Source information
A computed fold for a 349-nucleotide part of an RNA from an uncultured prokaryote, annotated as small-subunit ribosomal RNA, central domain. Rfam family: Bacterial small subunit ribosomal RNA. RNAcentral holds the full RNA, with entries from ENA.

Context: one part of a larger RNA
RNA sequence: CUGGGCGUAAAGCGCGCGUAGGCGGUUAGUUAAGUCGGAUGUGAAAGCCCCGGGCUCAACCUGGGAAUUGCAGUUGAUACUGGUCGACUAGAGUGCGAGAGAGGGAGGUAGAAUUCCACGUGUAGCGGUGAAAUGCGUAGAUAUGUGGAGGAAUACCGGUGGCGAAGGCGGCCUCCUGGCUCGAUACUGACGCUGAGGUGCGAAAGCGUGGGGAGCAAACAGGAUUAGAUACCCUGGUAGUCCACGCCGUAAACGAUGUCUACUAGCCGUUGGGUUCCUUGAGGACUUAGUGGCGCAGCUAAUGCAUUAAGUAGACCGCCUGGGGAGUACGGCCACAAGGUUAAAACUC
Numbered sequence: 001c002u003g004g005g006c007g008u009a010a011a012g013c014g015c016g017c018g019u020a021g022g023c024g025g026u027u028a029g030u031u032a033a034g035u036c037g038g039a040u041g042u043g044a045a046a047g048c049c050c051c052g053g054g055c056u057c058a059a060c061c062u063g064g065g066a067a068u069u070g071c072a073g074u075u076g077a078u079a080c081u082g083g084u085c086g087a088c089u090a091g092a093g094u095g096c097g098a099g100a101g102a103g104g105g106a107g108g109u110a111g112a113a114u115u116c117c118a119c120g121u122g123u124a125g126c127g128g129u130g131a132a133a134u135g136c137g138u139a140g141a142u143a144u145g146u147g148g149a150g151g152a153a154u155a156c157c158g159g160u161g162g163c164g165a166a167g168g169c170g171g172c173c174u175c176c177u178g179g180c181u182c183g184a185u186a187c188u189g190a191c192g193c194u195g196a197g198g199u200g201c202g203a204a205a206g207c208g209u210g211g212g213g214a215g216c217a218a219a220c221a222g223g224a225u226u227a228g229a230u231a232c233c234c235u236g237g238u239a240g241u242c243c244a245c246g247c248c249g250u251a252a253a254c255g256a257u258g259u260c261u262a263c264u265a266g267c268c269g270u271u272g273g274g275u276u277c278c279u280u281g282a283g284g285a286c287u288u289a290g291u292g293g294c295g296c297a298g299c300u301a302a303u304g305c306a307u308u309a310a311g312u313a314g315a316c317c318g319c320c321u322g323g324g325g326a327g328u329a330c331g332g333c334c335a336c337a338a339g340g341u342u343a344a345a346a347c348u349c
Base pairs, nucleotide, nucleotide: 004320005319006318007303008302012317014201015200016199017198021194022193023192025088026087027086029084030083031082033081034080035077036076037075038074040072041071042070049065050064051063052062053061054060091191092188093187094186095185096183097182098181099180103177104176105175106174107173108172109171110154115149116148117147118146119145120144121143125136126135162169163168206247207246208245209244210243211242215241216240220236221235222234223233258316259315260314261313262312263311266294267293268292269291270290271289272288273287274286275285276284277283278281298305299304322349323348324347331342332341333340334339
């Protein structure tokens, strides 16, 4: 080196882009590096192995052979791989014409609701709970009407609906902008796949500076409950939640399922597009890209998966190797910090 695995038992990096590397479509020529053959040289002797010989046998000694699977140059073979030079269009991409969408960024704007403020009406309660109390209220609350302020979020539509690589994205309008799908066809001509390092994005919480602050609400205070109640329930309430810029880089970042490609029964829904049919309808059939339910073969320890595979294969990467110690210590790197990342051992069962 060679093994077996990774939905749930240990194990898929949170997700992209991409360097090196690995792997790579059809076809003609050429080359002969890999690959295969021949002969040559070398591969010390001893030993091992085979056939003999000598000590009465054996150990031991000794002759010959084989082996030495290697290396070197040489001469050939050319299917495959590689190099090189051409050609091709089925992979990939570009153009053209359509289409759907909470994809992203910026600006504007609308209505409902909560809270607060002012004024009016009005009077003794309101609120809250299992029941209460704290709390608010005769300095006029709750309720109700009018006006105003301000912040945050967008009911219904709304949907195993849509979009996005993931995180995620939801009122409406405008501007800027990424991706995707479908349809005929024209063009480029393998331009591809994966991806160690690297680099970018990355919920919530948290951090820095400056704003903002309606509601909610860690901490905190009070009231209850209780044996106690540092809780669950109630009344309050500060960070925070919101905005701008900059950090952090983690999550049950989950489909607990890496990416790409090909192949392998069907049936039923749903979203976007296309074709077609007629009895033109809330219609049918086919097809394509998603997204769900069921189900055969096959797979699986079972559960289940099953054209969106966990089936059958290939390419490349990541990861696992008994439990605890421990995702810890030390060291390195990163961070303002909190901490993150890489990552043991003793000991023990």